[in-house]
Context: one part of a larger RNA
Molecule: large-subunit ribosomal RNA, domain V
Organism: Picea glauca
RNA sequence: CUUUCACCUGGACAGAAAUACCCUAUGAAGCUUUAUUGUUCCCUGGGAUUGUCUUUGGGUUCUUCUUACGUAGCUUAGGUGGAAGGCAAAGAAGGAUCCCUCUCGGGGGGGCCUGAGCCACCAGUAAGAUACCACUCUGGAAGAGCUAGAAUUCUAACCUUGUGUCAGGACCUAUGGGCCAAGGGACAGUCUCAGGUAGAUAGUUUCUAUGGAGUGUAGGCCUCCCAAAAAUUAACGAAGGUGUGCAAAAGUUUCCUCGGGAUGGACGAAAAUCGGCCCUCGAGUGCAAAGGCAGAAGGGAGCUUGACUGCAAGACCCACCCGUCGAGCAGGGAUGAAAUUCGACCUUAGUGAUCCGAUGGUGCCGAGUGGAAGGGCCAUCACUUAAUGGAUAAACAUUACUCUAGGGAUAACAGGCUAAUCUUCCCCAAGAGUUCACAUCGACGGGAAGGUUUGGCACCUCGAUGUCGGCUCUUCGCCACCUGGGGUGGUAGUACGUUCCAAGGGUUUGGUUGUUCACCCAUUAAAGCAGUACAUGAUCUGGGUUCAGAAUGUCGUGAUAUAGUUCGGUGCAUAUCCGGUGCGGG
Numbered sequence: 001c002u003u004u005c006a007c008c009u010g011g012a013c014a015g016a017a018a019u020a021c022c023c024u025a026u027g028a029a030g031c032u033u034u035a036u037u038g039u040u041c042c043c044u045g046g047g048a049u050u051g052u053c054u055u056u057g058g059g060u061u062c063u064u065c066u067u068a069c070g071u072a073g074c075u076u077a078g079g080u081g082g083a084a085g086g087c088a089a090a091g092a093a094g095g096a097u098c099c100c101u102c103u104c105g106g107g108g109g110g111g112c113c114u115g116a117g118c119c120a121c122c123a124g125u126a127a128g129a130u131a132c133c134a135c136u137c138u139g140g141a142a143g144a145g146c147u148a149g150a151a152u153u154c155u156a157a158c159c160u161u162g163u164g165u166c167a168g169g170a171c172c173u174a175u176g177g178g179c180c181a182a183g184g185g186a187c188a189g190u191c192u193c194a195g196g197u198a199g200a201u202a203g204u205u206u207c208u209a210u211g212g213a214g215u216g217u218a219g220g221c222c223u224c225c226c227a228a229a230a231a232u233u234a235a236c237g238a239a240g241g242u243g244u245g246c247a248a249a250a251g252u253u254u255c256c257u258c259g260g261g262a263u264g265g266a267c268g269a270a271a272a273u274c275g276g277c278c279c280u281c282g283a284g285u286g287c288a289a290a291g292g293c294a295g296a297a298g299g300g301a302g303c304u305u306g307a308c309u310g311c312a313a314g315a316c317c318c319a320c321c322c323g324u325c326g327a328g329c330a331g332g333g334a335u336g337a338a339a340u341u342c343g344a345c346c347u348u349a350g351u352g353a354u355c356c357g358a359u360g361g362u363g364c365c366g367a368g369u370g371g372a373a374g375g376g377c378c379a380u381c382a383c384u385u386a387a388u389g390g391a392u393a394a395a396c397a398u399u400a401c402u403c404u405a406g407g408g409a410u411a412a413c414a415g416g417c418u419a420a421u422c423u424u425c426c427c428c429a430a431g432a433g434u435u436c437a438c439a440u441c442g443a444c445g446g447g448a449a450g451g452u453u454u455g456g457c458a459c460c461u462c463g464a465u466g467u468c469g470g471c472u473c474u475u476c477g478c479c480a481c482c483u484g485g486g487g488u489g490g491u492a493g494u495a496c497g498u499u500c501c502a503a504g505g506g507u508u509u510g511g512u513u514g515u516u517c518a519c520c521c522a523u524u525a526a527a528g529c530a531g532u533a534c535a536u537g538a539u540c541u542g543g544g545u546u547c548a549g550a551a552u553g554u555c556g557u558g559a560u561a562u563a564g565u566u567c568g569g570u571g572c573a574u575a576u577c578c579g580g581u582g583c584g585g586g
Base pairs, nucleotide, nucleotide: 001586002585003584005582006581007580008579010578011577012576015572022407023406024405025404027403028402029399030398035204036203037202038201039200042196043195044194045193046192047191048190049189051154054151055150056149058147059146060145061144062143063142064141065140066139075129078136079135080134081133082132085119086118087117094113095112097110098109099108100107101106158184159183160182161181162180164179165178166177207219208218209217216236220242221241222240223239225237243388244286245345250304251303252302253301254300255299256298258282259279260278261277263275264274284293285292287350289348290347291346308331309330310329311328314325315324316323320389333342334341357381358380359379360378361377362376364375365374414461415459416457417456418455420454422450423449424448425447426446427445431441432440468543469541470540475531477529478528481506482505483504484501485500486499487498488497489496508522510520511519512518549567550566551565552564553562554561
């Protein structure tokens, strides 16, 4: 070197299982609820099945009656109209009596006695006769008709019961049939219609962006910076606004100049109003910012309504849909002497498609014809449809009981990059050190190195790279804990501080805790710091974390949740290759 055999498991990101953690899907399922929309149970009511006789009281219609008081006035004048006469032996006026009504004074009615008149027109009053007739308002009485309601009662529908009875060639105490009896009874039950109402039940929904997700924040439009001197240009980049206002803050004609400084001037001052001088646009513009704008786009005054109708050559912008500018023509106007100017505002924000619907208009269509209904066209209206190119008129949660498809397009472990943080060293030297920066320590600052911390990024791995600590057994670094050798000291000695060389060897046993770490006890020459997939689970363990059960504090209506706590909880494996160990062969 090669090779057999027996062993060990460090590696083959070894095997096993299209990861169960995490994210994504306009995927699924279970469960919850004051998510949404249905359904059922249940409750209430109308109608049908559903009939008889009463009582009661409500509404309404008709008939006959009655009722009605401001003051003045013969008096208790409801209103309006007609009307000069009306009522009366079928009993006028009057008398006594009974009843009803009323706040007054009275009004109305019944029977009895008696027996011939009574009232109006005329005067006063806003209005003239209940003398008479008709209609009618307010309240009431009687009668008749219609009609919902309530309360009983009845029996014949309907319901219930019967160890009553009968029956088939026997039997029948059958969840059965006939008859009978008893008890309820127009209720109940059933059907139908409508209203309410149980996650009892069913179908679903529960946005997106996001240096993983969740929490937070944001989602349309306008201005500026980033933006690299045309235009455009991203980020959870840096700053701010907006969902209007205005009938004058619009049009036109005409006039004017703001603001600040120092200075002079009664009250008067830093600051009111007045004068001259200087700066020259610093003021103002309804509101954000930017770009503009001085006889102006700023500030006044006069007259007005162009904050018009029908259009539009041509451009800008642009995936589309939108959006922006616009000379000029026609009509009829405003202002101005006129030329002109005027289709809102110094400009850029102040917003919402389509469908359904509504209002007004309309030389359009009109299901045989004429109309109508309905529709079209023109104008206008109704959306924090604000998740703002708006899925529906209408939608919240939870899953550790979970499932599927995927993703290393995306998190948790490890690796990688980086080094803010961390560790170590160095530079400068204010100061401390009695004096003296540098024996020793060293502020404010500066420069490196390392890759052990916490992070950032998301580059391999989600058709699997097993995760803390311990046990076992290695190997390496040196920024050196002990042992060895030097320098130096604010080194007398013993001890000790600091620094240089040095990795050969060594670097403890216990108590508590799952602990790493930490604290403590007792020793030691010393009880080093790190790397090795925070070395090492195809070597072990499984105390912790991190499935399913349960309890508890807290949050939640609840299902459930909880880097809060607590008890319990399957960790497989016959070694092919490389590697290593041992006895051998060549």